Source information
The RNA shown here (transfer RNA) has 73 nucleotides and comes from a bacterium. Rfam family: tRNA. It is annotated as a transfer RNA. RNAcentral holds the sequence, with entries from ENA.
RNA sequence: GCCCCUGUAGCUCAGUUGGAAGAGCACAGCACUCGUAAUGCUGGGGUAGUGGGUUCGAAUCCCAUCGGGGGCU
Numbered sequence: 001g002c003c004c005c006u007g008u009a010g011c012u013c014a015g016u017u018g019g020a021a022g023a024g025c026a027c028a029g030c031a032c033u034c035g036u037a038a039u040g041c042u043g044g045g046g047u048a049g050u051g052g053g054u055u056c057g058a059a060u061c062c063c064a065u066c067g068g069g070g071g072c073u
Stems, first nucleotide, its partner, number of pairs: 001072007010025004019056001027043005049065005
C1' cells in the first nucleotide's frame, strides 16, 4: 500500500428478500426468607462507530471516514 471480516443496551451477541430494535447475563424494585444466596414477577437502559447519500421508509443498500482483527506484497 491492497484485500477480507468486524463495530447494535454496562458485557456477550442476535436481527441479511429495507417496514423502523431484541435475547442472555448484569442493574433497580417487589415477592419469598430470621437474614443472605438461589428462585419468581416487574421495570429502566441503545442518536445501531462517525458524517453524508438513495428511498415514502435504512441496523439492513451506496460513498467517505475512524477504531479493532486477519491475510497478501